[in-house]
RNA sequence: GAAGCGCGCCAGGCCGUCGCUGGCACGAGACCCGAAAGGGUGUGCUGGAGGAACGUCCGGACUGCACAGGACAGCGCAGGAGGUAACACCUCUCCACCGACAAGCUCGAUGAGUUCGCUCAAAGGGCCCUAAGGUGAGGAUCAGAGCAACAGAGACGAGCCGAUUCAGUUCGGGUGAAACGGGCAAUCUCUGCGCGCAGCAAUACCAAAUAGGCCAGCGUUGAUGUGGUUCCGCGGAGCUGGCGGGUAGGUAGCACCGAGCCGGGUGGGUGACCCCCGGCCCAGAGGAAUGACGGUCACGUUCAGGGCCCCCGCAAGGGGGUUCGGAACGCACAAAAUCCGGCGUAUCGGCGCGCUUCACAC
RNA sequence: GGUGAUAUAGCUCAGUUGGUUAGAGCGCAGCAUUCAUAAUGCUGAUGUCGGUGGUUCAAGUCCACCUAUCACCACCA
Repeated sequence: GAAGCGCGCCAGGCCGUCGCUGGCACGAGACCCGAAAGGGUGUGCUGGAGGAACGUCCGGACUGCACAGGACAGCGCAGGAGGUAACACCUCUCCACCGACAAGCUCGAUGAGUUCGCUCAAAGGGCCCUAAGGUGAGGAUCAGAGCAACAGAGACGAGCCGAUUCAGUUCGGGUGAAACGGGCAAUCUCUGCGCGCAGCAAUACCAAAUAGGCCAGCGUUGAUGUGGUUCCGCGGAGCUGGCGGGUAGGUAGCACCGAGCCGGGUGGGUGACCCCCGGCCCAGAGGAAUGACGGUCACGUUCAGGGCCCCCGCAAGGGGGUUCGGAACGCACAAAAUCCGGCGUAUCGGCGCGCUUCACAC
Repeated sequence: GGUGAUAUAGCUCAGUUGGUUAGAGCGCAGCAUUCAUAAUGCUGAUGUCGGUGGUUCAAGUCCACCUAUCACCACCA
C1' cells in the first nucleotide's frame, strides 16, 4: 500500500422567541369543577426519551390465586466447563462446516515451435488447502415405532438380476438424495435438566348517586304523602334509621439506595464476570409531556464559478487532483407507559481502535 | 399496556404422520338450450399457498424472523 474481517463510541452543536410536562418554593390564602374524596388555574428555580424507547420472542423482580410431599400429563432446553438473580443470553473450549489473495493440482480459448508423436507460453475456468473471522435447534436412530414421492427389477424386510465358483464362493448391477450401510429426531419417542397458574387492564386501600340485600322501629286500630288547617277530607302500603358488599370516581402499586449510574485499581480470572475504593441520585404522565419558528455553525449530494498543481496537445482546448467562497435540496430508524437482563428486527451517516493474508522497502 | 388467533383462486373455505400436476362451492369466459333473458347442461381459465431465511432428498404443511388483519381484558354481586 491492497484485499478481507472484527470491536467500540456518537446519533448534529449554539443563540433568540413562543409553548408542553414532573418536582420544589412563594403559600397561610383566593377562584373554578365536584356531594365528597380529590383535581385544576399564577410566578420563580430545576429535571425532561432511545440505541434500539420498537417486536413482545425468552428470562427475572413484583403482585394475586392455588399449594403437605411426590409423580403423571403438558411446555421448553441439550457437546464440555464456567458466568449470572435467571435465561433459549454471554464467555472459554472440543468437534463439524464455511471462509481470500498467493502457492499447489487440473482443464484451457488462443498463439508460437515441430521430427506431426508432441512441446512451450497463456487470458480465463474448476478443484484442494487453510488465515483473520463466521455459522451450528452439535444428547440418543443396537430401546421401540414411523417415513422415503418420481425414477428404478428392488426403498428399509431382506432379497432380486447377471456373471463366476468345488461351495451364497467372489464380483458387478445403468435409476435415485439414499442400493444393504445407512438417512430423517426443527416425526413420534427415549435419556438428562428446568417450569404451579396468571399477569400492573396484576393487585391493595378510600369511596358517591341509583338499584338490589340484611337488621331494627313504626304502619291496614290507616303510616309516609296530599287539599283546606285546634279539626275534617282524599288516598291505600309502605315509611324511617342503621349495616355490609360493590360500581363510577380517587389514591397507592409508580419513578425507587438499587441485579442503579460514572470514574479509578501494578485487585482476581484466558474470558464472560466478580471484588475493593471514591463520587452521583438520573424522565415519569395517566389518552398520555419532551415541541414549533427564526438565525448561525457543522455534515452530505448536486450545480455554476475562481485560484494552484499534474497529464495530453504546436495551439485552441480537454481530463484529473486539491482548495476557496456561493446557491438549492437533504440530515436516518424511530419515540418511554410497572421496572430490569437478554435476543431479534430497523437505521442517513460520522469518528476511533484492532486482527489476518499478500506485495514492496529497510 | 397485556394476551390469543388468522393469512391458500375475484369471494367463502378444504388440504390426511411432509411426497406425483394444491382442490370444492359461488363467481368469470365460451358453447348448447330460448324469439330473448334467467334457470339448466357441457367445456375452460384462474394461485410466487402473506414475505424472507432455515431443517430435509423433498415444505402449503415443520422451525425462526418480519408484514397485515381480527378478537379478548377493566367487571363484580

This is a predicted complex of two RNAs, RNase P RNA and transfer RNA, with 439 nucleotides together. It holds a member of the Rfam family "Bacterial RNase P class A".